[in-house]
A computed fold for a 264-nucleotide part of an RNA from Sphaerochaeta sp., annotated as large-subunit ribosomal RNA, domain VI. The coordinates come from a structure-prediction model, not an experiment, and the mean pLDDT is 86. Rfam family: Bacterial large subunit ribosomal RNA.
Context: one part of a larger RNA
RNA sequence: CGCAGGAUACAUGAGGAGAGUCUCUCCCAGUACGAGAGGACCGGAGAGAGUAGACCCCUGGUGAAUCAGUUGUGAUGCCAAUUGCAAAAGCUGAGUAGCUAAGUCUAUGAAAGAUAAGCGCUGAAAGCAUCUAAGCGCGAAGCGAACUUCAAGAUUAGGUAUCCCAUCCUUAAUGGAGUAAGGGCAGUCCGAGACUAGGACAUUGAUAGGCCACAAGUGGAAGUUCAGUGAUGAAUGUAGCUGAGUGGUACUAAUAGCCCGAGG
Numbered sequence: 001c002g003c004a005g006g007a008u009a010c011a012u013g014a015g016g017a018g019a020g021u022c023u024c025u026c027c028c029a030g031u032a033c034g035a036g037a038g039g040a041c042c043g044g045a046g047a048g049a050g051u052a053g054a055c056c057c058c059u060g061g062u063g064a065a066u067c068a069g070u071u072g073u074g075a076u077g078c079c080a081a082u083u084g085c086a087a088a089a090g091c092u093g094a095g096u097a098g099c100u101a102a103g104u105c106u107a108u109g110a111a112a113g114a115u116a117a118g119c120g121c122u123g124a125a126a127g128c129a130u131c132u133a134a135g136c137g138c139g140a141a142g143c144g145a146a147c148u149u150c151a152a153g154a155u156u157a158g159g160u161a162u163c164c165c166a167u168c169c170u171u172a173a174u175g176g177a178g179u180a181a182g183g184g185c186a187g188u189c190c191g192a193g194a195c196u197a198g199g200a201c202a203u204u205g206a207u208a209g210g211c212c213a214c215a216a217g218u219g220g221a222a223g224u225u226c227a228g229u230g231a232u233g234a235a236u237g238u239a240g241c242u243g244a245g246u247g248g249u250a251c252u253a254a255u256a257g258c259c260c261g262a263g264g
Stems, first nucleotide, its partner, number of pairs: 001153001005164006015150004021049007033038001050108006059101004066094005071086006113143001118138004167177003182260004187201004207253003210249005216242003223236005
């Protein structure tokens, strides 16, 4: 831009893409078969491998500053306490959210259709024979569906429901202005994201921050008291501290405003 007004939702599916895999064990059955050794078809039940997708409850990884420990050195006058640097974590032990695989879940299924090679039935040409010439059937991981997914620019532009109103100026023709429903900018943000896009919210408000509580992590703070000559230990005290998590709470910021947007 189109889809003969402008919008918001929902849904159809022409067509496209993906997937399609394999192995083992058990039952049938030590049966059929076979002198024995050995050892099935058909059918049924289960377990896995591979691949793909999703997820983080579990098992783990990471977790760049969440907690603790600690060496050297410097600073805050000193002790104590705290803090800087030791590559763009000094080193070490742990670790929430998120991300993640080695973890978890799901799928790779069933039945049917038309067929290939092939196997047949009936059957002439050609009194026979012949699966084929007319006719009929079976038959594959393959084909078309089925499964997953995209999908009306499918210009054949489809469908359903709902909302908005038919104002003003002007022209030969339709061109412009202001609006409606609706949409956008600016604003607070996100399990969404390169940018866009998508989604949530915008005071009739829990969108983010703050605060409160909890979860979770670390692992027992500082100060004081006590024990010990002291290093240190114990008590106060599941302490103190804490990024992302959960639930609350309008304290702060989502203010004020602007733009686009319909007629045959």